Predicted 3D model of RNase P RNA and transfer RNA as a complex of 449 nucleotides.
[in-house]
């Protein structure tokens, strides 16, 4: 120096002027008043003011309501072990499987001897296997010669060893066997069982046994195990104001409409009203709502993800929606120049009830390794 | 700010419990007609938004991203 691979950290600092928003305080106006305040404008001090992804809304969990949600069915999500957490589809140690020379990556990795269902084309067969072509035995019946063998047709079988079709052909190699052949036998792999051993465990390495037993696909239906009750802060409460109402049409009052309670159904409960259609009519404010599974450090346990305890802090809340502009130094990238210095440039994006992840946009810096090449 | 759907030929839209996608309409080409719509025939015309993934194989099954719509009191 190229080329890679894991992790981490930042998201420019700081002064000056002019703004902008929220709290807290003081002061002036104006309005009301039960003299205690309240309201509404305006000015000045002080203090806070975006992110690692505020974003996609893809997951989980907090809060809120739905009569505290009983049982079935249906649906949903999850799927190697351990563990971590309020919880998860997330993290974090390992197993086992596949890529990579290698650092190192990547996995929806239960079950296909409970059933069902495909498997297009091709190819003789695609799943209780198959004889298209090949090689082998007999037989008829022709030919031909050196007279008992070779060859051809045709019939009866035998044979998964070879061709060839396919993503996939019913273990693979290699010898013995044989009329050709074959796990028929034999050895090494691979498979499949067992009981001991080492691990919590997923599995692991040996050892004996079995000629090997019905491929694949469950991100197809399914089985099995665990888990989930529904909605979503436009949830929900409180004030204020509106409710003017007339119209059409349906069902239905114990043979029970509707609703409560969620896709259905049972089960409980209210219970005489309720549903559509179009016409008209109000949509103003406060709360939720910023103290939280918070954050900085620091000590100990743990390989870690975490946990436990101490001490410290207090850190946006808007509502057409604030977090900003200008100039100066400094630091950080590139150009240029022998130097002083000079020009340039600095991403992705912007809260909205909050959190813990995923993921997906994207700058710059650091550090550990791996490849290959060159110098010493 | 939540919730929920869909992108297949220029346009409208089907498709499929996985086996190389069609109709209609517009655009061509020839025929009919003095011509021109119309009417007959014919052919062109596709990256199934994109990427990855499972699978022998994906428009269909899964994921994630673009982009468009419709609903909330």
């Nucleotide at each position: 120096g190229c080329a890679g691979c894991g992790g981490c950290u930042c998201a420019g600092g700081u002064g000056a002027u002019c703004g902008c928003u929220c709290g807290c305080u003081c002061c002036c106006c104006g309005g009301c008043u039960u003299c205690g305040g309240c309201c509404g404008g305006g000015g000045g001090a002080c203090g806070g003011g975006a992110g690692g992804a505020a974003a996609g809304u893809c997951c989980g969990g907090g809060c809120u309501c739905c009569g505290c949600a009983g049982g079935g069915c249906a649906g949903g999500a999850u799927g190697c072990c351990g563990g971590g957490u309020a919880a998860c589809u997330c993290c974090c140690g390992g197993u086992g499987a596949g890529g990579g020379c290698g650092a190192c990556c990547u996995c929806g990795a239960g079950g296909a001897c409970a059933g069902u269902g495909c498997c297009a084309c091709a190819g003789a067969a695609a799943a209780c296997a198959g004889a298209c072509c090949g090689c082998c035995u007999c037989g008829c019946c022709g030919a031909c010669c050196c007279c008992g063998g070779u060859c051809g047709u045709c019939g009866a079988g035998g044979u998964a060893a070879g061709g060839g079709u396919g993503a996939a052909a019913a273990g693979g190699u290699g010898g013995a066997g044989u009329a050709a052949g074959a796990g028929c036998c034999c050895a090494c792999c691979g498979c499949g069982c067992g009981g001991a051993c080492g691990g919590u465990a997923a599995c692991g390495g040996a050892c004996g046994c079995g000629g090997c037993a019905c491929g694949g696909c469950a991100a197809a239906c399914c089985c099995c195990a665990u888990c989930c009750g529904g909605a979503g802060c436009a949830a929900g409460g409180c004030c204020a104001u509106g409710u003017a109402c007339a119209g059409g049409g349906g069902c239905g009052u114990u043979c029970g409409a509707g609703g409560g309670c969620u896709g259905c159904c049972c089960g409980c409960c209210c219970g005489a009203g309720c549903c559509c259609c179009a016409g008209g009519g109000u949509a103003g404010g406060c709360c939720g709502c910023a103290c939280g599974a918070g954050g900085a450090c620091c000590a100990c346990g743990g390989u870690g993800a975490c946990g436990u305890g101490g001490u410290u802090c207090c850190c946006a809340g808007a509502g057409g929606a604030a977090u900003g502009a200008u100039c100066g130094c400094c630091a950080c990238c590139g150009c240029c120049g022998c130097a002083a210095g000079g020009c340039g440039g600095a991403a992705c994006a912007g809260a909205a009830c909050c959190c813990g992840g995923c993921u997906u946009a994207c700058g710059a810096g650091c550090c550990a390794c791996u490849g290959c090449a060159g110098c010493a | 700010g939540g919730g929920c759907c869909g992108u297949u030929a220029g346009c409208u839209c089907a498709g499929u419990c996985g086996g190389u996608a069609g109709a209609g309409c517009a655009g061509c080409u020839g025929g009919c007609u003095u011509u021109u719509a119309a009417c007959c025939a014919g052919a062109c015309g596709g990256u199934c938004a994109c990427a990855g993934g499972u699978u022998c194989g994906a428009u269909c099954c899964c994921u994630g991203u673009a982009c468009g719509g419709c609903c909330c009191a």
Rfam match: Bacterial RNase P class A. Its family is annotated with tRNA processing, dimeric ribonuclease P complex and ribonuclease P activity in the Gene Ontology.
Model confidence (mean pLDDT): 76 of 100.